[in-house]
Context: one part of a larger RNA
Molecule: large-subunit ribosomal RNA, domain II
Organism: Candidatus Shapirobacteria bacterium CG09_land_8_20_14_0_10_39_12
RNA sequence: GCCGGCGAGUUUCCGAUAAAUGUAUUAGGUUAAGGUAUUUUGUACCGAAACCGCAGUGAAAGCAAGCCUUAAUAGGGCGUUUAGCAAUUAUCGGAAGACCCGAAACCGGGCGAGCUAACCAUGAGCAGGGUGCCCCCCGCCUAACGGCGGGGUAAAGCCCGAACCCGUUGCUGCUGCAAGAGCAUGGGAUGACUUGUGGUUAGAGGUAAUAUGCCUAACGAGCCCGGAGAUAUCUGGCUCUCCCCGAAAUAUAUAUUGGUAUAGCGUUUCUGAAAAUUUUGUUGGGGUAGAGCACUGGAUGGGAUGAACAACGCAAGUUGUUCAUUUCAACCAAACUCCGAAUACGACAAAAUUAAGAGAAAUAGUCAGUCCCGCCGGGCUAAGCUGGUGGGGCAAAAGGGAAACAACCCAGACUUUCGUCUAAGGCCUCUAAAUCUUACUUAAGUGUGAAAGGAAGUGAAAUUCCUCAGACACCUAGGAGGUUGGCUUAGAAGCAGCCAUCCUUCAAAGAAAGCGUAACAGCUCACUAGGCGAGGAAUUUUGCGCCGAAAAUCUAUCGAGGCUAAAGUAGGUGCCGAAGACAAAGUCCCGCGGAGCUUUGUGCGAAGUGGGAGGUAGGGGAGCGUUCUCAGACUGGUGAAGUUUCACUGUGAGGUGGAAUGGAAGGCUGAGAAGUGGGAAUGCCGGC
Numbered sequence: 001g002c003c004g005g006c007g008a009g010u011u012u013c014c015g016a017u018a019a020a021u022g023u024a025u026u027a028g029g030u031u032a033a034g035g036u037a038u039u040u041u042g043u044a045c046c047g048a049a050a051c052c053g054c055a056g057u058g059a060a061a062g063c064a065a066g067c068c069u070u071a072a073u074a075g076g077g078c079g080u081u082u083a084g085c086a087a088u089u090a091u092c093g094g095a096a097g098a099c100c101c102g103a104a105a106c107c108g109g110g111c112g113a114g115c116u117a118a119c120c121a122u123g124a125g126c127a128g129g130g131u132g133c134c135c136c137c138c139g140c141c142u143a144a145c146g147g148c149g150g151g152g153u154a155a156a157g158c159c160c161g162a163a164c165c166c167g168u169u170g171c172u173g174c175u176g177c178a179a180g181a182g183c184a185u186g187g188g189a190u191g192a193c194u195u196g197u198g199g200u201u202a203g204a205g206g207u208a209a210u211a212u213g214c215c216u217a218a219c220g221a222g223c224c225c226g227g228a229g230a231u232a233u234c235u236g237g238c239u240c241u242c243c244c245c246g247a248a249a250u251a252u253a254u255a256u257u258g259g260u261a262u263a264g265c266g267u268u269u270c271u272g273a274a275a276a277u278u279u280u281g282u283u284g285g286g287g288u289a290g291a292g293c294a295c296u297g298g299a300u301g302g303g304a305u306g307a308a309c310a311a312c313g314c315a316a317g318u319u320g321u322u323c324a325u326u327u328c329a330a331c332c333a334a335a336c337u338c339c340g341a342a343u344a345c346g347a348c349a350a351a352a353u354u355a356a357g358a359g360a361a362a363u364a365g366u367c368a369g370u371c372c373c374g375c376c377g378g379g380c381u382a383a384g385c386u387g388g389u390g391g392g393g394c395a396a397a398a399g400g401g402a403a404a405c406a407a408c409c410c411a412g413a414c415u416u417u418c419g420u421c422u423a424a425g426g427c428c429u430c431u432a433a434a435u436c437u438u439a440c441u442u443a444a445g446u447g448u449g450a451a452a453g454g455a456a457g458u459g460a461a462a463u464u465c466c467u468c469a470g471a472c473a474c475c476u477a478g479g480a481g482g483u484u485g486g487c488u489u490a491g492a493a494g495c496a497g498c499c500a501u502c503c504u505u506c507a508a509a510g511a512a513a514g515c516g517u518a519a520c521a522g523c524u525c526a527c528u529a530g531g532c533g534a535g536g537a538a539u540u541u542u543g544c545g546c547c548g549a550a551a552a553u554c555u556a557u558c559g560a561g562g563c564u565a566a567a568g569u570a571g572g573u574g575c576c577g578a579a580g581a582c583a584a585a586g587u588c589c590c591g592c593g594g595a596g597c598u599u600u601g602u603g604c605g606a607a608g609u610g611g612g613a614g615g616u617a618g619g620g621g622a623g624c625g626u627u628c629u630c631a632g633a634c635u636g637g638u639g640a641a642g643u644u645u646c647a648c649u650g651u652g653a654g655g656u657g658g659a660a661u662g663g664a665a666g667g668c669u670g671a672g673a674a675g676u677g678g679g680a681a682u683g684c685c686g687g688c
Base pairs, nucleotide, nucleotide: 001688002687003686004685005684006683011096012095013094014093015092016091017090018089019088021086022085023084028052029051030050034046035045036044037043038042056063057062066078067077068076069075099237100236102234106227107226108225109224110223111222117201118200119199120198121197122196123195124194125193126191128160129159130158131156135152136151137150138149139148140147141146164188165187166186169184170183171182172181203219205215206214207213212221240623241622242621243620244619245618250263251262252261253260254259264366265365266363267362268361269360270359271358275354276353277352278351279350280349281348282347283346284345290339291337292336296333297332298331300329301328302327303326304325305324306323307322308321309320310319311318312317369394370393371392372391373390374389375388376387377386378385399410400409401408414586415585416584417583419582420581421580425576426575427574428561429560430559434573436572437571438570439569440568441567447563453547454546457544458543459542460541461540462539463538464537465536466535474531475530476529477528478527480504481503482502485499486498487497510525513524514523515522587613588612589611590610591609592608596604597603624677626674627673628672629671630670631669632668634666635665642661643660644659645658646657647656648655649654
């Protein structure tokens, strides 16, 4: 891992509700302990002690179809006008292990020092080599102390290094030789050394040259058994079928935020006679959008007045800056408002539509939401961000489109059909349907990603102006004189800079729009004439394009091929296209209906007719199957159950039959009781 088996809402008591049953409805219902009998663990009978009900009310004494309040009934509150009780079943709640498995832990009593830590007792072990303390002896020197030399001995937590003990570094090993080893290397090796045997210390403890180390391979408190099914607002798991309905991810509170309670939203049953939604009309409150500056603040400019300071002035005073008040003008505000909508929300009335709405009872789940659209707060008018509000979806929704794609667009799947029509979206091929049609645009593969900004791209529209009395462009010629204007300056001559910017000759020519020189010079321009001979110049708006445009595995910003339309704009006609609609057939549910049946009841129920059938959490209904019990009728060696296989059948869980195997029990009908259904729990056990 697979296969097989086992594996999770149970049982008792108490309470609530519902159903059918018994009894009662002229008010009663039921027994408990216990007892008697008996075919003895069962049944029948006895047994009203007690409980509920039949009367309430008051704090109570009490009174009573009334009572209480009160000075009073005046008022008011609770009652009266009749139905219960018992056991059973179902659901839920409570007490219990309470659906099942799962802690880490806590407590108690024991078992452990054959591992390891320390200690006690008694034993054992340490090749060889080196150094040579103290002391002693001998020789020489010395008066002596002492010195020098030689020798002996052999001290040391001494040195080197085996055994022995340890475990420094590296490699190997990593389902190992080994739950800590091997190889090489390394530390100690007469000592605080190593070691045998026996013994002592025990878990709220011991031991510890303290590492929270060790106390039998996991020690911040050993192990075993017990309390014990500890507790787990946590995770996981929870087993057959069909039918009907179908949520929530919010508010409030919370030692509360991944929990829970109440409300909201779901389901089921009943009650009841009106309710809900939409539209229209009437009528409300408001302080949002907008607007405004009347308040509160912000903020700009001008004027007036005053104050302070500064500068100038002999002074008078003038000017400037700042502040305050005031006036005029233009402004700003979620926590400003002299104003003030549209919507929304509430009430009432009418109409239309619908099968919803209301109340009661029982019973859930939900309290992590999410995306999109509109309007907003926070943030960066950032986020697949965060928080509101209104709406839609997903969640719990399949189908078609968007290449693929919970949330976008279309559309809500009961079943069947080689039927029809459409939606969104499409119609060259992949790929169902137009290489359809009309007019125009684009040349960029724009289409098939993007901004500020940039550009004689190109289409359309508009305005102004010039033009055969010759425009625009081009060519030829002129572009002068006073004058080198004045100032400045080394120089300043049109052209460093400052000031002025006139006059004359002319067809025309600036005291000069550029280049240039040290300054001149020189070259152009404006302006003019001639040549040429037909349109030209400027501006604005707009359609579609262009540049701006760099990324990491592989084209990679059309799904692809590919397209100049098979791109874009504005039209037209067809067609394709879904689980939509329609057609046809069928199943189930609900309402109306009521033939008929009937135990006469709020009973069952055919035809007909109308509506419905996506679904998670979850609620409700109806069933299938397994084991056992009782009753009845049966099957089985002429072959039961089981197993294998085939066929038929039911909406389904399933059922029936045939064949083979098997070799002794088994199902059916009615009723009852459950150890009652397996794929999941890192499930448990077994096999392979």